Predicted 3D model of a 90-nucleotide RNA (c-di-GMP-I riboswitch aptamer) from an uncultured Anaerolineae bacterium. It matches the Rfam family "c-di-GMP-I riboswitch aptamer". From the family's description: GEMM was predicted in a large-scale screen for bacterial structured RNA regulatory elements. It was read from a public genome assembly, where an Rfam model found it.
[in-house]
RNA sequence: UGAAGUGAAAGGCAAAACCGGCGAAAACCGGUGACGCAAAGCCGCGGGUCUAACACUGCUCAAAGCAGUCAGGAUUGCCAGGCCGCCGAA
Numbered sequence: 001u002g003a004a005g006u007g008a009a010a011g012g013c014a015a016a017a018c019c020g021g022c023g024a025a026a027a028c029c030g031g032u033g034a035c036g037c038a039a040a041g042c043c044g045c046g047g048g049u050c051u052a053a054c055a056c057u058g059c060u061c062a063a064a065g066c067a068g069u070c071a072g073g074a075u076u077g078c079c080a081g082g083c084c085g086c087c088g089a090a
Stems, first nucleotide, its partner, number of pairs: 005087001012037002017032005035077001041083003046079002048075003055069005
């Protein structure tokens, strides 16, 4: 210097669940908590997935209500991509 990450150490993140907040929902935020993670650091612009308030369509004379479609919503701990980066023995 350092690919690969099968060794060690330092430091880091934090699933489910529960409590509180927030939201129409999916989700998210804080606390507790650790299933896991070598990029589970940052981005979201490709695909996937979740949700469907608003909107549109249908039923209805109309409204209400119900049903269907849709992402400007969400997820990156689903995959790919971009940027940056710790340790580092054999």